[in-house]
RNA sequence: CAAACAAACACGCUGAAUUCCUUCUCUAGGAAGCGGGGGAACCAUUUCUGGGGUGAAACGAUUUAUCGUGGGGCGCCUUUCAGUCCUAACCCGUCAGCUAACCUCGUAGGCGUAUUGAAAGGAGAU
Numbered sequence: 001c002a003a004a005c006a007a008a009c010a011c012g013c014u015g016a017a018u019u020c021c022u023u024c025u026c027u028a029g030g031a032a033g034c035g036g037g038g039g040a041a042c043c044a045u046u047u048c049u050g051g052g053g054u055g056a057a058a059c060g061a062u063u064u065a066u067c068g069u070g071g072g073g074c075g076c077c078u079u080u081c082a083g084u085c086c087u088a089a090c091c092c093g094u095c096a097g098c099u100a101a102c103c104u105c106g107u108a109g110g111c112g113u114a115u116u117g118a119a120a121g122g123a124g125a126u
Stems, first nucleotide, its partner, number of pairs: 010113005018032004033107006043097001050095001051092004058069004070087005076122007
């Protein structure tokens, strides 16, 4: 000097997963915001081959691993084009369509280090 690794702070990404208050000796939490589930009439549907939920994570080939189509992410937002990456996992337990009132639950985890780029439009700041 460079690289790698680790920690802290800061700034960001994915995601609903943030902010505030109380306690902070002990005890438990509460509110707002955001997100999910259950639940009439009307309408709709088909299980007996079970069915269903969160999530982008579904379908078809294929011969078990890959491919295609579709879906999702990429740093203020929308659209188009191109580039690139992902396309899991878990849960309910024979049961749930939509659904006003109403009831109820979650508010995590995992990453990154200059922002993938261009065009049109918009918002905001100086």

c-di-AMP riboswitch aptamer (ydaO/yuaA leader) from Alicyclobacillus acidiphilus NBRC 100859, 126 nucleotides, folded computationally.
Rfam family: c-di-AMP riboswitch aptamer (ydaO/yuaA leader). Rfam 15.1 lists 7,607 matches to the family in 2,262 species. From the family's description: This family represents a conserved RNA structure found upstream of the ydaO and yuaA genes in Bacillus subtilis and related genes in other bacteria.
The coordinates come from a structure-prediction model, not an experiment, and the mean pLDDT is 76.